[in-house]
RNA sequence: CGCAGAGUAGUGUAAUGGCUAACACGUUAGCCUCAUAAGCUGAAGACUGCCGGUUCGACUCCGGCCUCUGCGCCCA
Numbered sequence: 001c002g003c004a005g006a007g008u009a010g011u012g013u014a015a016u017g018g019c020u021a022a023c024a025c026g027u028u029a030g031c032c033u034c035a036u037a038a039g040c041u042g043a044a045g046a047c048u049g050c051c052g053g054u055u056c057g058a059c060u061c062c063g064g065c066c067u068c069u070g071c072g073c074c075c076a
Stems, first nucleotide, its partner, number of pairs: 001072007010025004018056001027043005049065005
């Protein structure tokens, strides 16, 4: 420098243009227990990497930029 993939709660992942962005673990409150764990019932937490565009409507499609990963090329 080129190509490809990825970026969404604290962590790991869903959501293939349309209901209030969902699930697991974690956190937290209560119940249960002599107590802890397990279990049960709730709660908080992401407006989706950033900026634009398309559309009635965008996590989703398009463009640019940033970051990460892999491959290739070059040099040592």
The RNA shown here (transfer RNA) has 76 nucleotides and comes from a Chloroflexota bacterium. Its Rfam family is "tRNA". Its family is annotated with triplet codon-amino acid adaptor activity in the Gene Ontology. It is annotated as a transfer RNA. The source organism's lineage runs through Bacteria, Bacillati and Chloroflexota. Its mean pLDDT, the model's own confidence on a scale to 100, is 80. The RNAcentral record of the sequence draws on ENA. The same sequence occurs in records of 2 taxa.